c-di-AMP riboswitch aptamer (ydaO/yuaA leader) from a Thermoleophilaceae bacterium, 156 nucleotides, folded computationally. The coordinates come from a structure-prediction model, not an experiment, and the mean pLDDT is 79. The sequence was found by an Rfam model in a public genome assembly.
RNA sequence: GCGUCCCGAGCGCUGAAUUUCCCUGCACAGAAGCGGGAAACCGGGGGAUCCGGGGGCCCGAUAGGGCCGGGGGCGAAUGGCCGCCUUGAGCGUGGCCUAGCGGCACUCCCGCCGCGAGCCCGUCAGCUAACCCCGUAAGCGCAGAAGCGGGACAAG
Repeated sequence: GCGUCCCGAGCGCUGAAUUUCCCUGCACAGAAGCGGGAAACCGGGGGAUCCGGGGGCCCGAUAGGGCCGGGGGCGAAUGGCCGCCUUGAGCGUGGCCUAGCGGCACUCCCGCCGCGAGCCCGUCAGCUAACCCCGUAAGCGCAGAAGCGGGACAAG
């Protein structure tokens, strides 16, 4: 000097998922942390009146009872068409679109690049004041479409 691997810092992205404090806990490399607890910001759910809603079948004069079909939440992640596998379906799987969503490093337009998943509750929940409960993760990028143009602000 070059290359490879590992750890970390810095900057940035999706997302609510960040900040502060305490511990006689763990760890430690004069790097960075991990675990437990508390608080704040942020995020989500349940929960009156009023309003909304009132599945099918059977029994019953009515009140009501039984059976069947379920229903709901987080999230942008909904819906459609075609194919493969199959005797045909189902499951599985592939492709093209789509409601909707994200990024392009101040912002907007253009243009370009992507996502359009997954998980949970467990027969139960519309809205909903008071009130109650829960989460505060996980993952990814860095010489670039981080581009062109316009605008704004700041600095010089």